[in-house]
A computed fold for a 73-nucleotide RNA from an uncultured Candidatus Berkelbacteria bacterium, annotated as transfer RNA.
Parts: sequence; C1' cells; structure tokens
RNA sequence: CGGGGUAUAGCACAGUUGGUAGUGCGCCUGGUUUGGGACCAGGAGGUCCUCAGUUCGAGUCUGAGUACCCCGA
Repeated sequence: CGGGGUAUAGCACAGUUGGUAGUGCGCCUGGUUUGGGACCAGGAGGUCCUCAGUUCGAGUCUGAGUACCCCGA
C1' cells in the first nucleotide's frame, strides 16, 4: 500500500425481508434461609464506533472515517 472481517448494556453475544433494541452472566430490590450460597419474583442499565446520505421509517442499505484482527505485497 491492496483485499477481507469485526465494532450493539459492565462482560460475552443475538437481532430474520428496513418497522417497539433483546438473551445469558453480572448489578439492584424483595421473598426464602440463623446468615451466606443456591433458588423464586421484580427492576435498573443503550447516542447500536463516528460523521454524512437514501427512506415515511436505519442496528440493518450506501459513502467517508476511526480502532482492532486476518491475508497478500
């Protein structure tokens, strides 16, 4: 320098044909227990990497950029 991949909650990851952003773990509250753990019930937590474009509507499509990984030179 060229090509490809990844970026979504604290962590690990889903997200279908563009149509209300989810799961597990963790965290908080309550129940249970002598207490803790486990279990049960409920809850909080998101500028979907950034900027722009398309669209009535974008995590999803398009362009540019950033970070990391892989391949080639």

The coordinates come from a structure-prediction model, not an experiment, and the mean pLDDT is 81. Its Rfam family is "tRNA". About the family: Transfer RNA (tRNA) molecules are approximately 80 nucleotides in length. Gene Ontology term of the family: triplet codon-amino acid adaptor activity.